[in-house]
Record summary: Model confidence (mean pLDDT): 82 of 100. The part of an RNA shown here (large-subunit ribosomal RNA, domain I) has 562 nucleotides and comes from Flavobacteriales endosymbiont of Rhyzopertha dominica.
Context: one part of a larger RNA
RNA sequence: CAUAUAAUGGAUGCCUUGGUUUUGAGAGGCGAUGAAGGACGUGUUAAACUGCGAUAAGUUGCGUGUAUUUGAAAUUAAUAAAAAGUUAAUACGCAAAUUUCCGAAUGGGGUAACCUAUUAUAUUUUGUAGAAUAUAAUAUUAUUUUUAAUUUUAAAUUAAAAAUAAAGCGAACCUGAUGAACUGAAACAUCUUAGUAAUCAGAGGAAAAUAAAACAAAUUAGUGAUUUUGUAAGUAGUGGCGAGCGAAAGCAAAAUAGUCUAAACUAUAUAUGUAAACGCGUAUAUAGGGUUAUAGGGAUUAUUAAUAAAUUUUAUUAAUUAUAUAUUAGAAAUAUUUGGAAAGAUAUACCAUAGAUGGUGAUAGUCCAGUAAAUUAAAUAUAAUUAAUAAAAGAAAUAAUUACCUAAGUAAAACGAGACACGGGAAAUCUUGUUUGAAUUUGCCAGGACCAUCUGGUAAGACUAAAUACUACUCAAAAACCGAUAGUGAACUAGUACCGUGAGGGAAAGGUGAAAAGUACUUCUGGAAGAAGAGUGAAAUAGUCCCUGAAAUUAUAUGCAG
Numbered sequence: 001c002a003u004a005u006a007a008u009g010g011a012u013g014c015c016u017u018g019g020u021u022u023u024g025a026g027a028g029g030c031g032a033u034g035a036a037g038g039a040c041g042u043g044u045u046a047a048a049c050u051g052c053g054a055u056a057a058g059u060u061g062c063g064u065g066u067a068u069u070u071g072a073a074a075u076u077a078a079u080a081a082a083a084a085g086u087u088a089a090u091a092c093g094c095a096a097a098u099u100u101c102c103g104a105a106u107g108g109g110g111u112a113a114c115c116u117a118u119u120a121u122a123u124u125u126u127g128u129a130g131a132a133u134a135u136a137a138u139a140u141u142a143u144u145u146u147u148a149a150u151u152u153u154a155a156a157u158u159a160a161a162a163a164u165a166a167a168g169c170g171a172a173c174c175u176g177a178u179g180a181a182c183u184g185a186a187a188c189a190u191c192u193u194a195g196u197a198a199u200c201a202g203a204g205g206a207a208a209a210u211a212a213a214a215c216a217a218a219u220u221a222g223u224g225a226u227u228u229u230g231u232a233a234g235u236a237g238u239g240g241c242g243a244g245c246g247a248a249a250g251c252a253a254a255a256u257a258g259u260c261u262a263a264a265c266u267a268u269a270u271a272u273g274u275a276a277a278c279g280c281g282u283a284u285a286u287a288g289g290g291u292u293a294u295a296g297g298g299a300u301u302a303u304u305a306a307u308a309a310a311u312u313u314u315a316u317u318a319a320u321u322a323u324a325u326a327u328u329a330g331a332a333a334u335a336u337u338u339g340g341a342a343a344g345a346u347a348u349a350c351c352a353u354a355g356a357u358g359g360u361g362a363u364a365g366u367c368c369a370g371u372a373a374a375u376u377a378a379a380u381a382u383a384a385u386u387a388a389u390a391a392a393a394g395a396a397a398u399a400a401u402u403a404c405c406u407a408a409g410u411a412a413a414a415c416g417a418g419a420c421a422c423g424g425g426a427a428a429u430c431u432u433g434u435u436u437g438a439a440u441u442u443g444c445c446a447g448g449a450c451c452a453u454c455u456g457g458u459a460a461g462a463c464u465a466a467a468u469a470c471u472a473c474u475c476a477a478a479a480a481c482c483g484a485u486a487g488u489g490a491a492c493u494a495g496u497a498c499c500g501u502g503a504g505g506g507a508a509a510g511g512u513g514a515a516a517a518g519u520a521c522u523u524c525u526g527g528a529a530g531a532a533g534a535g536u537g538a539a540a541u542a543g544u545c546c547c548u549g550a551a552a553u554u555a556u557a558u559g560c561a562g
Base pairs, nucleotide, nucleotide: 001559002558003557004556005555006554007553013547014511015510018482019481020479021478022477023476024475025474026473027471028470029169030168037102038101039100040053041052042051044080049071059096060095061094062093063092064091068084069083070082107116108115109114117138118137119136120135121134122133123132124131125130140166141165142164143163144162145161146160147159148158149157150156173204174202175201176200177199178198184191188240214223215222227254228253229252230251231250237245238244258463259462260461261407265288266287267286268285269284270283271282272281273280274279293441295406296405297404298402299401300400301399302398303397304396311393312392313391314390315389316388317387318386319385320384321383322382323381324380325379328374333348334347335346336345337344349366350365351355357369358368359367412436413435414434415433416432417431418430419429422448443458444457445456446455447454498505499504518546521533522532523531524530
């Protein structure tokens, strides 16, 4: 060095209990009736997991359902021991009961799962002083109510009691507030990254937005709340005109829904001014009234109609239906042959609204679980429909006159900022820190400086479903996704072991066999190691370190070379 046989090692192949992504439905919250999350307990024997809570792998009722059952895996540990069940257990579903201690944690305290108190009631004990046990209440803040007190007499303060609510947790989505830097610009300062990350506050099943002081057009056009999508378009623009940033109208589509106050005016109540009364005025509260652009409303006058019906909405109750949370039943194949084993091969049949899928000793439409099409609810929940009851809306109109009302420290301006695709620009529009500060329908705002005309609208109050966003969670499915160094960090006792004072970091680890049939018995040995026989099995070079069993590496034997 080669060959052979072994050893070591755990690649590769095959497998999948677990993951990944997506789709369609559901649900979109839990919590002082004590949550989320934990500590400690709980079993015949019990360390961890799962379940449960001193009624502790469980208690009760109702329903489904039928023959076994005392959670799964493992261990030293089971063919153990002791029990239950057709008088219906175990199991599955619905509804209840119990639910230690900590935790918002809430009687006080505290180094979480501990310490300790007051009041009331009950029980036990007693030496009649008291002690022990059990149950209940006792935090804070806000609002409301009641009672009492105080002096400053304010529709004040304090104290006590009662009622109601809040508090904390939770994956993303949403709104608001605060708000970076690395980075890019091939450096860097305006700019960009980006109103992103992060922090804080708040809400909902969605949120936000929303019913024109809007767009548009160009001088008689047209559209008609919001939201989302496609397009317009990488266009118009913006920009150390660098890097970059980047619309809108319009068109097409999804989905469509519109409403209520303030004011004028009227009435009532309370307080108050006018010396008192009447009356009038002022303020507050309540009710009516009224709600808009072709302006409308009020008031006055005149005329007409009318005393309430269809209809709509909401709430409650009842009934019915549907769905969900347990179910029921569910077609059709035999023989021969190879083999350890038939579902394979051969032969001849059958079912199919079922030839999805999985399992069974190799590849099964007809063996098993199921599948298609059907089917069930005592109880609980959701939705729809119908009926009844209650409440609200529906509930005036026309003409003339009048000039009472139509949201003020507002609109707008100056200065300084921010938002708008738009970096101060020719810079409109929106927000507002400072200083000022209008008009009132013969009004006011906008149409990208500004002015005129024209056109469109009616600010300074409020509400509003759907189309849209998301998935911690539940159910049902799918995949030219992974297959144990992959796929989640986690297919196994996994956020475990272990590391760190701590925030935090964070693994490795799957496969006997169809079935344990898991090697009785004998021998060697110091032997509970290991081995040789024997036995099981299709196979033991499948023997628990167990499927396959590559390479590096090691041993032995033989050969060749030196």

Its Rfam family is "Bacterial large subunit ribosomal RNA". Gene Ontology terms of the family: ribosome and structural constituent of ribosome.